The RNA shown here (small-subunit ribosomal RNA) has 1455 nucleotides and comes from Candidatus Zinderia insecticola. The coordinates come from a structure-prediction model, not an experiment, and the mean pLDDT is 82. NCBI's taxonomy places the organism under Bacteria, Betaproteobacteria, Burkholderiales, Oxalobacteraceae, Candidatus Zinderia. The sequence is in RNAcentral, with records from ENA and SILVA. Rfam family: Bacterial small subunit ribosomal RNA. Gene Ontology terms of the family: structural constituent of ribosome and ribosome.
C1' cells in the first nucleotide's frame, strides 16, 4: 500500500458496487422450460343457430374456452459450482481429413397410395407407482411406389466431357371460384433435393504452463508398417499379421498440490503473490458405469443398471437428487429476502395476438468497500462557573461556553412531479406478388394504448440551531505530558523493554496528538529485503573451495579471407476478444460510477531486407597447444641385491652384589651369579652425520648404497603439425593414520590389560611389564585441522633481498650483468570489516566447475547406494533460542613472562594462642536483658565513665493542645512564695502570704505573666543509610588519574602517559607525532634538633646584702632571623638526570615527627549526633513517675591486665624528669588512725601556691630453685569515702585466706633507633568509679645476607569463550515434572497396479427358440399359410460395482 475479510467500541444521510473463501455436507416448502388448435383425433363446459320429436329432451353446426393425448420445435441455451484435471485442460500462433437444426442467397420439386397406433371404451391387476388383455380412431406420426434434366454424393464396369445401379417429400391457413374445403387458381408459411454463405462445433501440431531425484529408469497396442473395420472426420481409434521400436538427466515415470486465462494487488522497474465479483475456455451435476433420442448430449431440473443415503409401504415393492432462485439444518471467526415484475434488455414456442422465463430488471438486509455531504456561521474577556495542575503568585480547558445577530445542506411536515416507451396494434395511402381493388409483405402518415421500480428521483414551501462524534494513541522507533492510585502485585508489550513506594511505559483523570462516520485489533499478500542478488550478493579467519587428478557430455574458445543467413537487427502485414489500466471528452448538482473515441496490449506468426558480431560449412596462418633433436637437476615410482652403527636375545669367558627406576619411592631383575666387560652367533626394524624458509611429486607423500625398468619437469636453438585448446555435472583412478580379511613375520616401541606409586578418589599424568598393532604379500576400507583453513586455466599491474636448477655475454679471479623455471622474506599502488594479501594476490579482468544463505536440533533420523564389519556418501523435519559468529579495543583476571616497592618475607627482639582476672562480642536465657557496628576495614567499637538520672528496654500507676514552640478567641487571676493531708512517686485536695507597670478624676482599658476551655498544631532514639545531605572508614601517602589542540585509525580508541636511564615519587634527564596543561608527588604550615639578635618575671645566679636588691653571661621562656641547596671536591654515568665517596657543618641528601588523603572503588558505615524526602503513630509508637533491666551464664571468640620468678621478690637507705591540671577547685604545714582516710585550713584563679612521692636505677641486707619470702585469684571479718540512696550493682583500706599458673599445640601479632622492650607520671569523662583511651618523660637494645618463596601494591607485555569482570564463565551424568520428535512386536485406513471369480444395464455379433401390421408369394377383393425383415428370449465378446489373492506407496496409531 492492499483485502469477497472477521472481531471490539461507536454510528446522521445519500450514491455506486459487493456479499458461504469453511462441509462438491444433508435438504422441508414454493418457483426456475415450455409452447404451438394456422399439424391431429377425442372429451368436457358456455353461448348462439338449425333440425327432430316424446315438448323438454335429443342430434347437428358455428363461436369461445379448458383438459389429457398423438405430432412439431425447444428442452445440448440461459443459470450454478470448482470436486476432478499438471494435460483429451488453458493461453498464443498455425494446420487439414470434417459436421452443422433454425437463418440468408440460388436452382428444382411437392405426384399417387397404404396399413397401424395413443388418447378413448370395456375387463383384469396393485397398498401405491403402475401393468396386462380386448375393441375403436386421426395426422405435417409411420411405410412402400412414381418422378428427379443439370449439379452433388456412393458403388460397379469401362479407353472416359461415357454408361448402368442406388436414394425425396406433407401439408396447413387466407383469398378467389363453387351448392360444398370435393377439385382447381393464387398468396403466405411449412416440406423434399442440391449448391453456396454466415456463424458455430469436432480434430491435429508448435511454444509457454507449480513442487519433489530421500521418485532414475518408463513403455507391450507399447513405437512404426501393411490390410480390413469403425467414425462426421485424420490417427493403434479398433483387430489381424510383420518389424523392435518409442520416451528419458533440456528430468521420462512416480508422488504431492492446483481449474486455466483476460486480469487483480504490490513494486522505480525486473519481479513476487493471486485468479472472488465481470468476461473467454474447460470440467462437473448424490457416487461409479452405460447407451438411447437428436443437427447437436455420453444430457443439472431425461432414460437404464450398480452403490451409499433419505422418504413412503398393506413388507410384496416403490419414490428422490437445490454445485438453479429464495430458504432450512450443520460446519464456521464469517457472508443477505422462502420479496415485486416481465415495464425494459435477451431467450423458447407461435403466422400472430400472446404464453413461458428466480435469465434479467427492480425493491429488501449488511458501514463489507469506494465516493460525496452534514453535525452550523459570525460576534463575544485580561478571560464567568466548574474541572485539572500549581512554585499558591497563578496557569490551562478557552472565544471554548453563555450572550447577541445570521443561515437552513441534511432530517421532519405539506404540495407538485419525471426520463426510462417505442416497436407492435388499428385506420389510410403507396409499392411488390397476383386474373384480382382480395390476402400477405414492405414503406410512410394518422389515431389511441402499454411502468414492477414509484408518488421514487427531482422541484417548491413551512417551522426551526433546531435531528446528528466517535475511536485509537501520547518511553524510543512515532506526532502528542502532567497528577493521583498501585508497589516485580495488578497489569502492559510490534521490537527494545516497563512495574520491587516519587512509573511521561500498568489503571484512572485533566490536557494533548492523529484519523474521522468511522477508529483500532487480528489474519493474509507485496514492499522495505541487495535477506536467493538476471537487473543486484558472496566463499583466507564471519555460512561457504569438493582430499587430489584424468576425462565423456555440456559451457567457453587464437589470427586472415570469401560464402550462407540459424541467432541478431530493421521494415511491412496478420493477430493480440470485450471489459480493465492510461489519455482526451461526454452524462448523472460533484465524485465514485457510466458512456464514447484514442493510445496501449512490451507477445506470436508470416513476408522482405542487412551482414559488423556469434554460429554453420570452406580455404589458409602460427603467437595457444603438441612432436622431434641436444643438455640437465632431483628422498618422483616399482622390483631385486647389498652394507654398517645401535637395541634385544642366545652361547662362552672374566667378575661380585647389587642393578634398574623416580620429585621421592615401590613393583621388577639379580647369589639358580644379574648389571658391568670381552668374544662369537641369531633375528627383525629403522637408515646418524650430509640436512638447508633445500629437492621431487597431482595430492596423500617420498631420505643408507648399488643395479634394472619407468613417469613427469626445466633450459637453449632449430625443424615439424596447424587451434589439435581451457574448464568439466555423472564417471574413472589415486588417496596419511587407524581399522578389517587371508597367510607370513615379530628386534624395538606399544592401545587393551596387570602390577607399583601419586591422590580424598586416580578406571589418568609417573614407573615396571605387556598383547593386538606397527613390518611383508594380496584384498578391502575412502576418512583427517586431507590446511596455504586460499578450485583450475589465461592475460595485465612499482620494486628490493635470499636461495634451487639451467642458459647467454663478460672476467685474471670464489667476477659482474642479462634471462627462463621454481622456492622464500619484506614492501608501493590497489583490495580488505579488520587482521592482513600484495607478479606464488586476498589487486585488475575473462572462461568453467564446486559450495553458502541466523544459531541449536544435526552432518543427526528415515529412505537409498557402497562396505565382511566398523562405518562412509547423500540428507531433512518437529521443536527451541534472539541471538550464534568474525576481527579489533579498553579493562579485569592468569597455579603467564619481565622489572620494582612495602616490617611482605628473611635476620632479630618481645608477645598472643595454655592460667587467673578485666573488658567487648556471639550464643543461650529473660517481663526486659534497648539499639547500632560483622573478613582485612565489627568485637577496651558508638560509650572521654549504665547504682537513681543517663535510658532509648520491661512492669505498674498516671496525662491528653500535651514535658517542649508559635499564633488566635473567650474567661479568671499579677507574678510569686509557703504550710498541711493522701499516695511508691507523678499527682490530687485544702489553706495562708502577696497584690506589679502604663493611661484615666473614677469606672475601666491595655501590657507582661499565670491558670482554665476550644482551635490550628506539638511530639516520635518509630521504618527506610537501597530515597538523601553532611561526616567517616578502606584500597593508600599507593603514584597514580585526566584534559585541550594536533596526528593516526571506518570505528571503539590510540598517541601524549610507551621506550633508555634515574628516583621515595608520572622525581628528573635523554629520545620520540606530538606540543602543552590540570588534580595528585614534592615544597609552602606546625613541632623538634643548632646558633644569633631582641625582650622578659613569678625563671636563673658568674654577684652583693640580709630578705630585699643588682645583673641578664649561663639555664630557661617566646618573638624575629640564620642555617641544608647535591651548594663544593672526586669517581661513575652519555659532557644528562643522577648515584657513590669525601670535606665542612649542630644537622647531608625528604635531618626526625605531625598535619595534609588525586580520579575513583566497596548501593562500605551512620535516619540513635545533626539535617532531611517519603511512609507510619496521634487518650499513643507522644509525655510523666516508681521499681526493675542494659551488670544474667553450660559455652565460644577478640582485646588487654597480672603472673609463672634470682636480669627476681622482700626490707632499709638514697638520686634524677617531662607534660598536663586546679575556686561548686587543687589543698600545704600540723594533729589522729596500722591503713583507706579524718580533722585542720596557710597558699594559689597559678614559670610565684598545691596535687608532687617520680619509678625503674644505685647501695646494703636477706631469700637459694621450692608451687617458694614466687603468684596473687577466691572467700571471711572489720572498716573508709562519694552520694537522697552502694541489696540487685561502686571504688578503696586493714587482718585472715592463699586457687590456677613452673614460659604455653596447630597457628599467629608488633617493631628498623632514642625505635622495640621496660619504668613510672599526668589529663579528659567524672559526685563516686580506669587493667581502657589520650599524652609525658626515664632507662635503652638486637638485626637486615638478600628478594627464591608468603601477603599487598605499581609499570610494561602476553592469553582470554571474563565485563556483576576468576567469589567470573561454564560441561556432563543423575533425581522429579512437562513438551516435541525418531525407532518399535504390531494394529487400522487410503491410493495405484495386478491374478482369478462374478458378471447388471448397454452395444455388437451369433442363433435349430418364441411372436409377427405394411413388403413379397398375390390375382377384383378378403382370409389362411409361407418367405423376408423386425422384436423378444438364449448364448458369446467387451465391461461398472462387488468378492478374492498378491505387490507397491502413503497416512494415523501402539506396550
Nucleotide at each position: 500500500a492492499u483485502u469477497g475479510a472477521a472481531c471490539g467500541c461507536u454510528a446522521g444521510c445519500g450514491g455506486u458496487a459487493u456479499g458461504c473463501u469453511u462441509u462438491a455436507c444433508a435438504c422441508a416448502u414454493g418457483c426456475a422450460a415450455g409452447u404451438c388448435g394456422a399439424a391431429c383425433g377425442u372429451u368436457u363446459u358456455a353461448u348462439a343457430a338449425a333440425a327432430g320429436c316424446u315438448a323438454g329432451c335429443u342430434u347437428u353446426u358455428a363461436u369461445a374456452a379448458a383438459a389429457a393425448g398423438u405430432g412439431g420445435c425447444g428442452a445440448a441455451c440461459g443459470g450454478g459450482u470448482g470436486a476432478g484435471u499438471a494435460a483429451u485442460a488453458u493461453a498464443u500462433c498455425g494446420g487439414a481429413a470434417c459436421a452443422u437444426a433454425c437463418c440468408u442467397u440460388a436452382a428444382a420439386g411437392c405426384g399417387a397410395g397404404g396399413g397401424a397406433u395413443a388418447a378413448c371404451u370395456a375387463a383384469u391387476u396393485u397398498a401405491a407407482u403402475u401393468a396386462u388383455u380386448a375393441g375403436a380412431u386421426a395426422a405435417u406420426a409411420c411405410c412402400a411406389c412414381a418422378u428427379u434434366u443439370a449439379a452433388a454424393g456412393u458403388u460397379u464396369u469401362u479407353u472416359a466431357u461415357a454408361a448402368a445401379a442406388u436414394a425425396a417429400a406433407a401439408g396447413u391457413a387466407g383469398g378467389g371460384u363453387u351448392a360444398g374445403u370435393a377439385u382447381c387458381c393464387u398468396u403466405a408459411c411449412a416440406c423434399u433435393u442440391u449448391a453456396a454463405g454466415a456463424a458455430u462445433g469436432g480434430c491435429c501440431g508448435a511454444u509457454a504452463c507449480c513442487u519433489g531425484a530421500u521418485u532414475a529408469g518408463c513403455u507391450a497396442g507399447u513405437u512404426g508398417g501393411u490390410a480390413a473395420g469403425a467414425u462426421a472426420a485424420a490417427a493403434g481409434c479398433c483387430u489381424a499379421c510383420c518389424a523392435a521400436g518409442g520416451c528419458g538427466a533440456u528430468g521420462a515415470u512416480c508422488a504431492g498440490u492446483a481449474g486455466c486465462u483476460g486480469g487483480u494487488c504490490u513494486g522505480a522497474g525486473a519481479g513476487g503473490a493471486u485468479g472472488g465479483u465481470c468476461a473467454g475456455c474447460c470440467a462437473c451435476a448424490c457416487u461409479g458405469g452405460a447407451a438411447c433420442u437428436g443437427a447437436g448430449a455420453a444430457a443439472c431440473g431425461g432414460u437404464c443398471c450398480a452403490g451409499a443415503c433419505u422418504u413412503c409401504u398393506a413388507c410384496g415393492g416403490a419414490a428422490g437428487g437445490c454445485a438453479g432462485c429464495a430458504g432450512u439444518g450443520g460446519g464456521g471467526a464469517a457472508u443477505u429476502u422462502u420479496g415485486g415484475a416481465c415495464a425494459a434488455u435477451g431467450g423458447g414456442g407461435g403466422a400472430a395476438a400472446c404464453c413461458c422465463u428466480g435469465a434479467u430488471c427492480c425493491g429488501g438486509c449488511a458501514a463489507u468497500a469506494c465516493c460525496g455531504c452534514g453535525u452550523g456561521a459570525g460576534u463575544g474577556a485580561a478571560g464567568a462557573a466548574g474541572g485539572c495542575u500549581u512554585u499558591a503568585g497563578a496557569g490551562u480547558c478557552g472565544u471554548a461556553a453563555a450572550u447577541c445577530u445570521c443561515u437552513u445542506u441534511u432530517g421532519u411536515c405539506a404540495a407538485g412531479a419525471a426520463a426510462g416507451a417505442a416497436a407492435a396494434a388499428a385506420u389510410u395511402u403507396u409499392a411488390a406478388c397476383u386474373a384480382a381493388u382480395a390476402u400477405u409483405u414492405a414503406a410512410a402518415a394518422u389515431u389511441a394504448a402499454u411502468g414492477a421500480c414509484a408518488g421514487u428521483a427531482c422541484u417548491u414551501g413551512a417551522a426551526g440551531a433546531a435531528u446528528a462524534a466517535g475511536c485509537a494513541c501520547c518511553g524510543g522507533c512515532u506526532a502528542a505530558c502532567u497528577a493521583c492510585g498501585u508497589g516485580c502485585c495488578a497489569g502492559c508489550a510490534g521490537c527494545c523493554g516497563c512495574g520491587g513506594u516519587a512509573a511521561u511505559a500498568c489503571g484512572u483523570a485533566g490536557g494533548g496528538u492523529g484519523c474521522a462516520a468511522g477508529c483500532g485489533u487480528u489474519a493474509a499478500u507485496c514492499g522495505g529485503a541487495a535477506u536467493c542478488a538476471u537487473u543486484g550478493g558472496g566463499c583466507g579467519u564471519a555460512a561457504a573451495g569438493a582430499g587430489u587428478g584424468c576425462g565423456c557430455a555440456g559451457g567457453u574458445g587464437g589470427u586472415u579471407a570469401a560464402a550462407u543467413a540459424a541467432g541478431a537487427c530493421a521494415a511491412a502485414u496478420g493477430u493480440g476478444a470485450a471489459a480493465u489500466c492510461c489519455c482526451u471528452a461526454a452524462g448523472c448538482u460533484u465524485a465514485a460510477c457510466u458512456u464514447a473515441g484514442g493510445a496501449a496490449c512490451u507477445g506470436c506468426a508470416u513476408u522482405u531486407g542487412u551482414a559488423a558480431c556469434u554460429a554453420u560449412a570452406u580455404a589458409a596462418c602460427u603467437a595457444g597447444a603438441g612432436u622431434g633433436u641436444a643438455u640437465u637437476a632431483g628422498a618422483g615410482a616399482a622390483g631385486a641385491a647389498u652394507a654398517g652403527a645401535a637395541u634385544u636375545c642366545c652361547a662362552u669367558g672374566u667378575g661380585u652384589a647389587g642393578c634398574a627406576g623416580u620429585g621421592a619411592a615401590a613393583u621388577g631383575c639379580g647369589u639358580a651369579g644379574a648389571u658391568a666387560u670381552a668374544u662369537g652367533g641369531a633375528g627383525g626394524a629403522a637408515u646418524a652425520c650430509c640436512a638447508a624458509u633445500g629437492g621431487c611429486g597431482a595430492a596423500g607423500g617420498c631420505a643408507a648404497u648399488u643395479c634394472u625398468u619407468u613417469g613427469g619437469g626445466a633450459u637453449a636453438a632449430c625443424a615439424c603439425u596447424g587451434a589439435c585448446a581451457c574448464u568439466c555435472a555423472u564417471g574413472c583412478a589415486c588417496g596419511a593414520a587407524a581399522g578389517c580379511g587371508u597367510g607370513g613375520g615379530g628386534a624395538g616401541c606399544a592401545a587393551a590389560c596387570a602390577g607399583g606409586a601419586u591422590u580424598a578418589g586416580a578406571u589418568a599424568c609417573c614407573c615396571u611389564g605387556g598383547u593386538a598393532g606397527u613390518c611383508c604379500a594380496c584384498g578391502c576400507c575412502c576418512u583427517a585441522a586431507a590446511c596455504a583453513a586460499u578450485g583450475u586455466c589465461u592475460a595485465c599491474u612499482a620494486g628490493u633481498u635470499a636461495u634451487u636448477a639451467g642458459a647467454u655475454c663478460u672476467a685474471a679471479a670464489u667476477u659482474g650483468a642479462u634471462u627462463u623455471a621454481g622456492u622464500a622474506a619484506c614492501g608501493u599502488a590497489g583490495c580488505u570489516a579488520a587482521c592482513g594479501c600484495a607478479u606464488u594476490a586476498a589487486g585488475u579482468a575473462g572462461a568453467c566447475c564446486g559450495c553458502c544463505u541466523g544459531g541449536g536440533a544435526a552432518g543427526u533420523a528415515c529412505g537409498a547406494u557402497c562396505g565382511c564389519a566398523a562405518g562412509a556418501u547423500u540428507a531433512a523435519a518437529a521443536c527451541u533460542c534472539a541471538a550464534a559468529g568474525g576481527a579489533a579495543u579498553u579493562g579485569a583476571c592468569g597455579g603467564g613472562g619481565a622489572c620494582c616497592c612495602g616490617c611482605a618475607c628473611a635476620a632479630g627482639c618481645g608477645g598472643u594462642g595454655g592460667a587467673u582476672g578485666a573488658u567487648g562480642u556471639g550464643g543461650a536465657u529473660u517481663a526486659a536483658u534497648u539499639c547500632g557496628a560483622u573478613g582485612c576495614a565489627a568485637c577496651a567499637c558508638g560509650a572521654a565513665a549504665a547504682a537513681c538520672c543517663u535510658u532509648a528496654c520491661c512492669u505498674a500507676c498516671u496525662c491528653u493542645u500535651g514535658a517542649c514552640a508559635u499564633g488566635u478567641u473567650u474567661u479568671a487571676g499579677a507574678a510569686u512564695u509557703c504550710u498541711u493531708a493522701a499516695g511508691a512517686a507523678a499527682u490530687u485536695a485544702a489553706g495562708a502570704a502577696g497584690u506589679a507597670u502604663u493611661u484615666g478624676u473614677a469606672a475601666a482599658a491595655a501590657u507582661a505573666c499565670u491558670a482554665a476551655a476550644a482551635c490550628a498544631c506539638a511530639g516520635g532514639u518509630g521504618c527506610u543509610g537501597c530515597a538523601u545531605g553532611g561526616c567517616u572508614g578502606u584500597c593508600g601517602u599507593c603514584a597514580g588519574c585526566u584534559c585541550g589542540u594536533g596526528u593516526c585509525g571506518u570505528g571503539a580508541g590510540a598517541u601524549g602517559u610507551u621506550g633508555g636511564g634515574u628516583u621515595a615519587a608520572g622525581u628528573c634527564c635523554c629520545g620520540c607525532a606530538a606540543c602543552g596543561a590540570g588534580c595528585g608527588c614534592a615544597a609552602c604550615c606546625c613541632u623538634u634538633a643548632u646558633u644569633a639578635u631582641u625582650a622578659g618575671u613569678u625563671g636563673c645566679u658568674a654577684c652583693a646584702u640580709u630578705a630585699u636588691g643588682a645583673g641578664u653571661a649561663c639555664u630557661u621562656u617566646a618573638a624575629u632571623a640564620a642555617g641544608a641547596c647535591u651548594g663544593c671536591c672526586a669517581a661513575u654515568a652519555a659532557a644528562a638526570a643522577a648515584u657513590u665517596g669525601g670535606a665542612g657543618g649542630a644537622a647531608g641528601g625528604u635531618g626526625g615527627g605531625g598535619a595534609u588523603g588525586a580520579c575513583g572503588u566497596c548501593a562500605a558505615g551512620u535516619c540513635c549526633u545533626c539535617a532531611u524526602g517519603g511512609c507510619c503513630c496521634u487518650u499513643a509508637u507522644g509525655a510523666g513517675u516508681a521499681g526493675g533491666g542494659c551488670u544474667u551464664c553450660a559455652c565460644a571468640c577478640g582485646u588487654c591486665a597480672u603472673a609463672c620468678a634470682a636480669u627476681g621478690g622482700u626490707a632499709u637507705a638514697c638520686a634524677c624528669a617531662a607534660a598536663a591540671g586546679g575556686u561548686a577547685g587543687c589543698a600545704a604545714a600540723c594533729u589522729u588512725g596500722u591503713a583507706a582516710a579524718a580533722g585542720a585550713g596557710a597558699g594559689c584563679a597559678a614559670a610565684u601556691c598545691c596535687a608532687u612521692a617520680a619509678a625503674a636505677a644505685u647501695a646494703u641486707a636477706u631469700c637459694g630453685u621450692a608451687g617458694u619470702c614466687c603468684g596473687g585469684a577466691u572467700u571471711g571479718c572489720a572498716g573508709u569515702c562519694u552520694g537522697c540512696a552502694a541489696c540487685u550493682c561502686g571504688a578503696c583500706u586493714g587482718c585472715a585466706u592463699g586457687a590456677a599458673g613452673a614460659u604455653g599445640g596447630a597457628a599467629u601479632c608488633g617493631c628498623u633507633a632514642g625505635u622495640a622492650a621496660u619504668c613510672g607520671c599526668g589529663g579528659a569523662u567524672c559526685a563516686g568509679c580506669a587493667u581502657g583511651c589520650c599524652g609525658c618523660g626515664g632507662u635503652g637494645a638486637a638485626u637486615a645476607c638478600g628478594u627464591u618463596c608468603u601477603c599487598g601494591g605499581g609499570u610494561c607485555u602476553u592469553g582470554u569463550a571474563c565485563a556483576c569482570a576468576c567469589c567470573g564463565c561454564c560441561c556432563g551424568u543423575c533425581a522429579c515434572a512437562c513438551c516435541a520428535u525418531g525407532g518399535a512386536a504390531g494394529c487400522a485406513a487410503g491410493u495405484u497396479c495386478u491374478u482369478c471369480u462374478u458378471u447388471a444395464a448397454g452395444u455388437a455379433a451369433u442363433c435349430a427358440g418364441u411372436u409377427u401390421a405394411a413388403c413379397c408369394u398375390a390375382a377384383a377383393a378378403a382370409a389362411a399359410a409361407g418367405g423376408a425383415a423386425a422384436a423378444c428370449a438364449a448364448u458369446u465378446a467387451c465391461c461398472a460395482c462387488a468378492g478374492u489373492g498378491g505387490a507397491a506407496u502413503u497416512u494415523g496409531u501402539a506396550a